[in-house]
RNA sequence: GCCGCUUUAGCUCAGUGGUAGAGCAACUCACUUGUAAUGAGUAGGUCCGGGGUUCAAAUCCCCGAAGCGGCU
Numbered sequence: 001g002c003c004g005c006u007u008u009a010g011c012u013c014a015g016u017g018g019u020a021g022a023g024c025a026a027c028u029c030a031c032u033u034g035u036a037a038u039g040a041g042u043a044g045g046u047c048c049g050g051g052g053u054u055c056a057a058a059u060c061c062c063c064g065a066a067g068c069g070g071c072u
Base pairs, nucleotide, nucleotide: 001071002070003069004068005067006066007065010024011023012022013021018055026042027041028040029039030038048064049063050062051061052060
């Protein structure tokens, strides 16, 4: 220098055009002498940044950034 992949909640990840989700973690309540476990619930998001297409974009296109891998 060229090519590919990844970027979504604190962490690990779903979500391939039409209300942003799950598990774990956190918090509250119940249960318990107390803790753990268990059950019920609550909160938590600039979907890496910018632009474009579209009635509508996490999703499609373009330009960047960061990380990982390959080739030379």

This is a predicted structure of a 72-nucleotide RNA (transfer RNA) from a Candidatus Peribacteria bacterium.
Its mean pLDDT, the model's own confidence on a scale to 100, is 82.
Its Rfam family is "tRNA". Its family is annotated with triplet codon-amino acid adaptor activity in the Gene Ontology.